[in-house]
RNA sequence: GCCACCAUAGCUCAGCUGGUAGAGCGGCGGUUUUGUAAACCGUUGGUCGCUGGUUCGAUUCCGGCUGGUGGCU
Numbered sequence: 001g002c003c004a005c006c007a008u009a010g011c012u013c014a015g016c017u018g019g020u021a022g023a024g025c026g027g028c029g030g031u032u033u034u035g036u037a038a039a040c041c042g043u044u045g046g047u048c049g050c051u052g053g054u055u056c057g058a059u060u061c062c063g064g065c066u067g068g069u070g071g072c073u
Stems, first nucleotide, its partner, number of pairs: 001072007010025004019056001026044006049065005
C1' cells in the first nucleotide's frame, strides 16, 4: 500500500425481509439464613463509533472517516 471482517447496555453478544432495541452476566432493592454464598422476586441500564446520502421511516441499505482484528505484498 491492497483486501476482508468487526464497532449495539459496565462486560460477552443477539437483533431475520427497513417499522417503538433485547438476552445473559453485572449494579441496586427485597425474600430466605444466626451470618455469608447460592436460589428466587422486583428493579436499573443505550445519542446502536462519527458524518453524509436514500426513504414517509435507518441499528438495519449506500458513501466517506475513525478505531480494532485477520490476510496479502
Molecule: transfer RNA
Organism: Fidelibacterota bacterium